[in-house]
RNA sequence: CAUAUGAAAAGGUAAACUUACUGAAAGGUAAGGACACAAAGCCAUGAGUCUAAAGUGUGAAUGCACCAUGAUCGUCAGGUUGCCAAA
Numbered sequence: 001c002a003u004a005u006g007a008a009a010a011g012g013u014a015a016a017c018u019u020a021c022u023g024a025a026a027g028g029u030a031a032g033g034a035c036a037c038a039a040a041g042c043c044a045u046g047a048g049u050c051u052a053a054a055g056u057g058u059g060a061a062u063g064c065a066c067c068a069u070g071a072u073c074g075u076c077a078g079g080u081u082g083c084c085a086a087a
Stems, first nucleotide, its partner, number of pairs: 006084001012037002017032006035074001041080003045077003048072003055066004
């Protein structure tokens, strides 16, 4: 110096919930709030999960079914970047 690992220290992020806005919805954004997190930083590349506007089929019907091009990185993997330093 680098990698693996993660005691300590400095910090960091922010679940549920509440309020406001936004969206067809799932969800997202902001403020409050902390369940947790050594990548709970970023990327939608693969899979999983969620929603079903538009579309297709059906129907007398307010409907029903299928379907991501939508969402989720705090579901799992993958890629990529990174603070500190004991054993």